[in-house]
This is a predicted structure of a 147-nucleotide RNA (FMN riboswitch aptamer (RFN element)) from a Chloroflexia bacterium. Its mean pLDDT, the model's own confidence on a scale to 100, is 81. It matches the Rfam family "FMN riboswitch aptamer (RFN element)". Its family is annotated with FMN binding in the Gene Ontology. About the family: The RFN element is a highly conserved domain that is found frequently in the 5'-untranslated regions of prokaryotic mRNAs that encode for flavin mononucleotide (FMN) biosynthesis and transport proteins. Lineage of the source: Bacteria > Bacillati > Chloroflexota > Chloroflexia.

RNA sequence: CAUAGCUUUCGGGGUGAGGUGAGGUCGACGCACUGGUCGACCAAGUCCUGACCGGCGGUGAUAGCCCGCGAGCCAGCGCGAUCCGCGCCAGCACGAACCGGUGAAAUCCCGGUGCCGACGGUACAGUCCGGAUGGGAGAAGGCGUGC
Numbered sequence: 001c002a003u004a005g006c007u008u009u010c011g012g013g014g015u016g017a018g019g020u021g022a023g024g025u026c027g028a029c030g031c032a033c034u035g036g037u038c039g040a041c042c043a044a045g046u047c048c049u050g051a052c053c054g055g056c057g058g059u060g061a062u063a064g065c066c067c068g069c070g071a072g073c074c075a076g077c078g079c080g081a082u083c084c085g086c087g088c089c090a091g092c093a094c095g096a097a098c099c100g101g102u103g104a105a106a107u108c109c110c111g112g113u114g115c116c117g118a119c120g121g122u123a124c125a126g127u128c129c130g131g132a133u134g135g136g137a138g139a140a141g142g143c144g145u146g147c
Base pairs, nucleotide, nucleotide: 001146002145003144005143006142007141008140009139010138015050017049018048019047023042024041025040026039027038028037029036051127052126053117054116055069056068057067058066064115065114072094074091076088077087078086079085080084097113098112099111100110101109119130120129121128
């Protein structure tokens, strides 16, 4: 320095604030249909305004939105089983960007304006809770081997 072998560790971030009020609690009224009217209070990290976040490898130059990968979802397969649960997974399956500037070179930098974000739960969720003390692309190190 390389490395089809073994092994260890690591390996995801983010709602403060204001508004609304589904719903609830208490009281009063009147009624007897267990619901109604009025008042007060509580009430969403899910709604509205606003805020905030960005896994891994690559790419002439630093990327959530260029290429690919992982995860999750879906499909497929297997097992238990009404349906669901668990496991496997080599599937044409699944998100989003433009304009200007600099430069040899940038959909990666700078400026501007945008956009996107699995599933289950719950008041409609990228940010809460849950599967998950899980999985994981990959990163770094050690051993071995070769030169």